[in-house]
The prediction has a mean pLDDT of 81. Predicted 3D model of a 1586-nucleotide RNA (small-subunit ribosomal RNA) from a soil metagenome. Its Rfam family is "Bacterial small subunit ribosomal RNA".

């Protein structure tokens, strides 16, 4: 510090998710040790049980037992136990410590005041003092009553317990004086008189003084209590700033108001009232807001409610209570009201800034089963008190009791989940005591957990035959690997044995110094030194010895992020998965295994939290088109704000000071062997207060300026708004005239109108609604929007001079007013137009597009609606930053007579364009550039601008607006590409113009599809189908069906025999077996070795036309012989790319020329290669023959000249001319030439594209079969046969069919061969063998043509299927299943629907010859020559295809995406008659316990009067009242939960139906609003261009 992930690619936008860290954690594997911590986050759920607050005999009375002595008369009594135990009375304590967070969103916390408005027990300190009296009571005893817990009478007694007097210095109360101080309200102080208020002892010790006269008591001393008042300390209560540093706001209020004077009134002053004058008081030194969650889909709340006066309660202020009094008080800076939550130091992320968070530690608060209450107390409304209510649980004799773990173990429960019913009070700390000491689940130890965090170990060292063994392998080898093993040391940690700790020091006890007290050298008291003793941990740390490598290594991962990779299994199955995404037979993604990575006693998963996230952006984002600027304005609150001078000092700065708890982070030192941990000291806590002080900025005041607003004053230009009237034109309609059959409409048409007279025309009327030309990126308007004319009333802008005002400005939440079109209401009014409708047409249908008609509305007037693609998809204002060039409306200059031109200059709309800015596209003084101010909005897609809930509206809706669910994407701008029922230019038998065919009929051949045991297998649009197959009777053969082999039919390998092999018998369908005969290889150093063959072995093996062309080579097709594919530098671009390759011309061509950020280059065109067309030269046999001779004949002889053959050569190149055109490439004409513009034809196939085709040619990975998917053989299929469907061949006839005569080829092939003559057959053909390894023989007749005859248009003398018969050849064999010939036989069929092919010259058509395969077997295929046309006007359409544009929501690429209902499954959610739960308001009933008020006839020792009896003060109970908790009734408001049935949503496999959108998407979308319609949609009416 980033990284995956949208896309073919790129940018950018933007969500998701991953790498860290962190935990009070849980769960899965796995686990040696120590040390420090932590350890019920849930049910504040319910508990057995034991224990967590007692103490003090030195405050008081009283006062056992046991158990042991001793004595006994054996009942018993005495001594000790013992003044103990245990229990009362009394005094502290119980409000401390310990726990929980349930409530609370508050002075509750946190931080700083502040209390002159309080209180503080124990303690320290100062002062004074502590006299004198009295009454009871409990306990114990004696009864009653109760099941118990308890309760109750009656006698008896004590105190530091209770009450009275007394003193009273203070205190405290009231009152008067006096001084100071203040916030003006009151405080302090001090004085003066008056009134009220106190006490308690106990221990120890002494004998100086007094009394009994040892000693002890008064007293003394000490000492610990006691009582007053002051002070302090410590604790509290109570109010309050603020609770981001901070930020800010704010000028007015007051008329009896102020202040006079004179009157009233008054107990009295007094604006207290009244007249009358004066205009004055109050405020800036003063009031306030905004803390610390969340919701405004809580917006208004509040009667004790704001205040005031009295009065009462509290220690203390206060509506904290009451009575009256006044209406007031909080609030958009968030009251009310709702959900949520203990608050803070802190701790966890983070760079910080913030986020989240409040376990252990530590402060604060607030509870204690739930609710309410008060008492006692210094302190409670009181966790281990009290009452009373309620739920629960025990006990019970049923009448009535008892309890309260959210103290520590501990139990049940919940729950993923959290410990032992331990040891000690040795330490520290508490509470009591004088003190020993008791008591302490505080707290110190131990126990359990790897819950964390630090620390140690599990060995070191050597060790290469790279050991076995695993695992991969290209089979050589690698790796695990020095890793083991071996062999030489260690000795941590755990074992086992010995020693053995700090933590202890107080306090008592004794010795002993010092000092103070005191008549005292007693005693006490204080301080200080010594001895003695105290340890739960714990026989623990620690240290020593011994033995011993021996007892100690898991766990996730391994496609990318992301450090690691190979084999085997599996086959969209089993599975993995953060996120992208693996898995359909070669899975580095599942699973094992080997191997590695990376942490490590843990490691991984799962969860939470920060972080990356700049993804709520104060630091630190954004709003043209990605979300996202309000439809427009006016203006409150509120924010911002011009310039000068002075003043203040709030903010702001500086100093200084107090706080700011420790603990924790940080920094240094230091202890535990180190570390964690733990002490010391230090910094720090960003914050608050107080005092001092600058005074530039900001802000108060005050006094100016004029640049900014704004007023006047002159002119102007405008479809700016409202009102009224008024004009032509059109359309329609009516009325009449002329005239006649149509008219209208459409893509054709039809519905409609029209002989009852339409359309057309004329000429008059009626009416409504809009206002052509003018009209213009022209004008004004805030936006919506505004259009003939005139006139009447009003806004606003702009220009130019001047004057005033003196900052008045700008923005603007709520708020108020405007706001197209549609809609709606109530009245009119309705001429065209037209939703809806209703016929007509298209169509598979057409709820549509077109067409005829046709209502709402569209017009007006009053209201109401409040939206739109309400757009520039760009709030507003203000400054600032090159420019040019239109245009509207001003002004000015120069010049002129004047206008025009021409400069300057303001304000508007426009275009281009530079920096800059942008993700690009674009913006660009009209900003989207550069800042400052304000207001609005955004925050992944979808679910949704929907629900519910509110507020508008009559209504439709409009506004405000979620989450639950679900998906990794949704998007924006550019790029390439492909596609367009886009658009330009272009080429091609692509279409037209021609000729012939096919598709009809037989019959071949091929598929398909059917049969069959098998009818092997491949090939399926073009680019499978007379294809693979240049040739299926056995073979071929891969298929069937039987018979056989099993190292094989064929390779290697070792042995063994032998040449090899031929010929004959037997069985067999053969394969084979099984016999007989014959013969006996080459080389040689004679050892032997090769070849060949037979046999026999045994594993590595053969062998497979067994699958996968989607695992490959290789070869082909096909787009296409189209002119296209790229690269190298360079340049432009963030980038993907792009330029070049685009333009202008020309080509058959990316052919060539010119221009040009490109210049160059490479595959591809072309040419170069072969043929063929014309010449010339060499060479003439087998060719040829002009001349000489010859022959039946180029036969011969002789030639070599043609011809022809077969080698080298020349020739065409746009060279020449003219012309056209850019002086260019080039195009056209033309000479010349055998050939002319690529002469003609061939080969030749660019990058790429179809997962084209082939595993069956061949080669090959993988799998799969091995006595069978090999292999041999025989027969039999591959030839079936109701049908489709391709190719072709013959024909349907006279341009033709028979007959007979005749003529002219070329290119092939022939020794396993062509084969001639001659003979034989009607013929296939046989015989028959000359010739020829062929320019020599042979096939071999070329055919059509030409001359003739003959047929006369008909199923023919066409046609020739089929079907009889007879044959011929070839072969081991022609039945399944050959080919030909002859007889005879004589089918369809008479020119072919729809639709389709081919072909532009020596072509098409037509007509024969050859050849390959081949023993035979083409109509098929490959060739070669013969005759030989026809017609292209031209490129609109059709198909293909090539460039260039342009749009796109397509990138598998339109056979593309894609929208909606319908149906089915599943989720989640909304309405809903109801039903239920919880919380909560109002009201009314009731009202416990208790305070607090009253009353108090019964009761009552203490004081008071009385001798007493009794009274009296003053108290209790009872009893009323007020208030009140639980309760209840009734009626509301939220909030959940569920609910028959419904809505819509989501998501789901290859379900229905149509196509709605993306391209002009086939009707342009698309927005608002109305209708309509299965459904997507479709129509109207305005709007936008996206």
């Nucleotide at each position: 510090a980033g990284a995956g992930u949208u896309u073919g690619a790129u940018c950018c936008u933007g969500g998701c998710u991953c790498a860290g860290a962190a935990c009070g954690a849980a769960c899965g594997c796995u686990g040696g040790c120590g040390g420090c911590g932590u350890g019920c986050c849930u049910a504040a759920c319910a508990c057995a049980u034991g224990c967590a607050a007692g103490u003090c005999g030195a405050a008081c009375g009283a006062g056992a037992a046991a158990g042991g002595g001793a004595c006994u008369u054996c009942g018993g009594u005495c001594c000790u136990g013992a003044g103990u135990a245990a229990a009362g009375u009394g005094g502290c304590g119980c409000a401390c410590g310990g726990g929980u967070g349930a409530g609370u969103a508050a002075c509750a916390c946190g931080u700083g005041g502040g209390u002159a408005a309080c209180c503080u027990g124990c303690c320290u300190c100062u002062a004074a003092g502590a006299c004198u009296g009295g009454g009871a009571u409990a306990a114990c005893c004696c009864g009653u009553c109760g099941a118990a817990a308890g309760a109750u009478g009656g006698a008896c007694u004590a105190a530091u317990a209770c009450c009275g007097g007394a003193u009273a210095a203070g205190a405290c109360c009231a009152c008067a004086g006096u001084u100071c101080c203040u916030g003006c309200g009151g405080g302090a102080a001090u004085c003066g008189a008056g009134g009220u208020c106190a006490a308690a002892g106990g221990u120890a010790g002494c004998c100086u003084c007094u009394g009994c006269a040892u000693g002890c008591a008064a007293g003394c001393u000490a000492u610990c209590a006691c009582u007053u008042a002051g002070a302090g300390a410590u604790g509290g209560g109570c109010c309050u700033g603020c609770g981001c540093a901070c930020c800010a706001u704010u000028a007015g209020c007051u008329a009896g108001u102020u202040g006079g004077u004179a009157g009233g009134g008054u107990a009295a002053c007094g604006g207290c009232c009244u007249a009358c004058c004066a205009a004055g008081g109050c405020a800036a030194a003063g009031a306030u807001g905004g803390u610390u969650a969340c919701c405004a889909u809580u917006a208004g709340c509040u009667a004790g409610u704001u205040g005031g006066u009295a009065g009462g309660g509290u220690a203390a202020c206060g509506g904290c209570c009451u009575a009256c009094c006044a209406a007031g008080g909080c609030a958009a800076a968030g009251a009310u009201g709702g959900u949520u939550a203990g608050c803070u130091g802190g701790u966890c992320u983070g760079a910080g800034a913030g986020g989240a968070u409040g376990a252990u530690c530590a402060g604060c608060c607030a509870c204690a089963c739930u609710g309410g209450a008060a008492c006692u107390g210094a302190g409670a409304c009181a966790c281990g008190g009290u009452c009373c209510a309620g739920a629960c649980u025990c006990c019970u004799a049923c009448g009535g009791g008892a309890g309260g773990c959210a103290g520590c173990a501990g139990u049940g429960g919940g729950g993923a989940a959290u410990a032992u019913u331990g040891c000690g009070c040795a330490a520290u700390g508490g509470g009591c005591g004088a003190a020993a000491g008791c008591c302490u689940g505080a707290c110190g130890c131990a126990g359990c957990a790897a819950c964390g965090c630090c620390g140690c170990g599990u060995g070191a060292g050597u060790g290469a035959u790279g050991a076995a063994g695993g695992c991969c392998u290209u089979c050589g080898g690698g790796u695990c690997g020095u890793a083991a093993a071996g062999c030489u040391c260690u000795g941590u940690c755990g074992g086992a044995g010995g020693g053995a700790a700090c933590g202890a020091a107080u306090g008592c006890u004794c010795c002993u110094g010092a000092g103070g007290u005191u008549a005292a050298c007693a005693g006490c008291c204080u301080c200080g030194g010594g001895a003695a003793g105290u340890g739960a941990c714990g026989g623990u740390a620690c240290c020593c010895u011994c033995a011993a490598a021996g007892g100690a290594a898991g766990c996730a991962c391994c496609g990318g992020c992301u450090a690691a990779c190979u084999c085997u299994g599996u086959g969209c199955c089993a599975g993995c998965a953060g996120c992208c995404g693996c898995g359909g037979u070669a899975a580095u993604a599942c699973a094992g295994a080997g191997g590695g990575u990376g942490c490590a006693a843990g490691c991984g998963u799962u969860g939470u939290u920060c972080g990356g996230a700049a993804u709520c952006a104060u630091u630190g984002g954004g709003c043209g088109u990605a979300a996202a600027g309000g439809g427009c304005g006016u203006g409150u609150a509120g924010g911002c704000g011009g310039u000068u001078u002075g003043u203040u000092a709030a903010g702001u700065c500086a100093u200084g000071u107090g706080u700011g708890a420790a603990a924790u982070c940080c920094c240094u030192c230091g202890g535990c062997u180190c570390a964690a941990c733990c002490g010391g000291g230090g910094a720090a806590c960003g914050a608050c207060g107080c005092a001092u002080g600058a005074a530039a900025c900001u802000g108060g005041c005050a006094a100016g300026c004029u640049a900014g607003a704004g007023u006047a004053c002159c002119a102007a230009a405008g479809a700016g708004g409202g009102g009224g009237g008024u004009g032509g034109a059109a359309u329609u309609c009516c009325c009449g005239g002329u005239g006649u059959a149509g008219c209208g409409g459409u893509g054709a048409a039809a519905u409609g109108c029209g002989u009852a007279g339409a359309u057309a025309u004329c000429g008059g009327g009626a009416g409504g609604a809009a206002c052509a030309c003018c009209u213009g990126u022209g004008g004004c308007g805030a936006a919506g929007g505004c259009g003939g004319c005139c006139c009447c009333c009003u806004g606003g802008u702009c220009g130019g001079a001047u004057a005033c005002u003196g900052a008045c400005g700008c923005u603007g939440a709520u708020a108020c007013g405007c706001g197209a079109a549609a809609g709606c209401g109530u009245g009119g009014g309705g001429a065209g137009c037209a939703a809806a409708c209703a016929g007509g047409a298209u169509u598979a249908g057409a709820u549509a597009c077109c067409c005829u008609g046709g209502u709402a509305g569209u017009c007006c007037a009053c209201g109401c609606u409040g939206u739109a693609a309400a757009c520039g998809a760009u709030g507003g204002g203000c400054a600032c930053u090159a420019g040019g060039u239109g245009u509207c409306c001003g002004g000015g200059g120069u010049a002129u007579u004047g206008a025009c031109c021409c400069c300057c200059u303001g304000g508007g709309u426009g275009c281009c364009g530079c920096a800059g800015c942008u993700a690009a596209c674009g913006c660009a003084u009209u900003a989207a550039g550069u800042g400052c101010c304000c207001c609005g909005c955004c925050u992944g897609g979808g679910g949704a601008g929907u629900a519910c809930g509110g507020u508008c509206g009559c209504a439709a809706g409009a506004u405000u607006a979620a989450a639950a669910c679900u998906c990794a994407a949704a998007g924006g701008a550019a790029u390439u590409g492909a596609c367009g029922g886009g658009g330009g230019c272009c080429c091609g038998c692509a279409c037209a113009a021609g000729c012939g065919g096919u598709g009809g009929a037989g019959c071949a051949u091929g598929u398909g599809g059917u049969u069959c045991a098998a009818u092997u297998c491949g090939a399926c649009g073009c680019a499978a189908c007379g294809c693979g197959a240049a040739g299926a009777a056995c073979c071929u053969u891969a298929c069937c069906u039987g018979g056989g082999c099993u190292a094989g039919a064929c390779a290697a390998c070792g042995g063994u025999a032998g040449a090899c092999a031929g010929u004959c018998c037997u069985a067999g369908a053969a394969a084979u077996a099984g016999g007989a005969u014959u013969u006996u290889c080459c080389c040689u150093u004679c050892g032997g070795g090769g070849a060949c063959c037979g046999c026999c072995g045994g594993u590595u093996c053969a062998g497979g036309u067994g699958c996968u062309g989607c695992a490959u080579g290789g070869c082909u097709g096909u787009c296409g012989u189209c002119a296209g594919c790229u690269c190298g530098u360079g340049c432009c671009g963030u980038g993907a790319g792009g330029u070049g390759u685009u333009g202008g011309g020309u080509u058959a061509a990316g052919u060539c020329c010119c221009g040009c950020a490109a210049c160059g280059a490479g595959c591809g065109c072309a040419a170069c290669c072969c043929u063929u067309g014309c010449c010339c030269u060499u060479a003439g046999u087998u060719g040829c023959c002009a001349c000489c001779a010859u022959u039946a004949a180029g036969u011969u002889g002789g030639g070599c000249a043609c011809u022809c053959u077969a080698g080298a050569g020349g020739g065409a190149c746009u060279g020449c001319c003219g012309g056209c055109g850019u002086u260019a490439a080039g195009c056209c004409g033309g000479a010349g030439g055998a050939a002319g513009g690529u002469g003609g034809g061939g080969a030749c196939g660019a990058c790429g594209u179809c997962a084209a085709g082939u595993c069956a040619u061949c080669a090959u990975g993988g799998c799969c079969c091995u006595u069978a998917u090999g292999u041999c053989c025989a027969g039999g299929g591959c030839u079936a046969c109701a049908c489709a469907c391709g190719u072709g061949c013959u024909a349907c006839a006279a341009u033709g069919g028979g007959c007979g005569g005749u003529a002219c080829a070329a290119a092939g092939g022939g020794u396993c061969g062509c084969a001639a003559a001659c003979c034989c057959g009607c013929g296939a053909g046989g015989g028959g063998g000359a010739g020829c390894c062929a320019a020599u023989c042979c096939c071999a007749a070329a055919a059509a043509g030409c001359c003739g005859c003959u047929c006369u248009c008909a199923g023919u003398u066409c046609g020739g299927a089929u079907u009889g018969g007879a044959g011929u050849c070839u072969g081991c064999a022609a039945c399944u299943c050959g080919a030909c010939u002859c007889c005879a036989u004589g089918a369809a069929g008479u020119u072919g629907g729809a639709a389709u092919c081919g072909c532009u010259a020596g072509u098409a058509a037509u007509c024969g010859c050859g050849g390959a395969u081949c023993a035979g077997a083409a109509c098929g295929c490959c060739g070669c020559g013969g005759u030989g046309a026809a017609u292209a006007c031209g490129u609109u359409c059709c198909c293909g295809g090539g460039c260039c544009u342009u749009g796109u929501a397509c990138a598998c690429a339109c056979c593309g995406c894609c929208c909606g209902u319908c149906a089915c499954a599943c989720c989640a959610u909304g309405g809903a008659a109801g039903c239920u739960a919880g919380c909560u308001g109002u009201a009314c009933c009731g009202g416990a316990a208790g305070u607090c008020g009253g009353u108090g006839c019964a009761c009552c020792a203490a004081c008071c009067c009385g001798c007493a009896a009794g009274g009296g003060a003053g108290g209790u109970a009872g009893c009323c009242g007020c208030c009140u908790a639980u309760g209840g009734u009734a009626u509301g408001a939220c909030u959940g939960g569920u609910g028959a049935c419904u809505g819509g949503g989501g998501u789901g496999a290859a379900g229905u139906c149509g196509u709605a959108a993306c391209a002009a998407g086939g009707u342009a979308g698309c927005c608002g609003u109305a209708g309509g319609g299965g459904a997507a949609c479709c129509u109207g009416c305005g709007g936008c261009u996206g």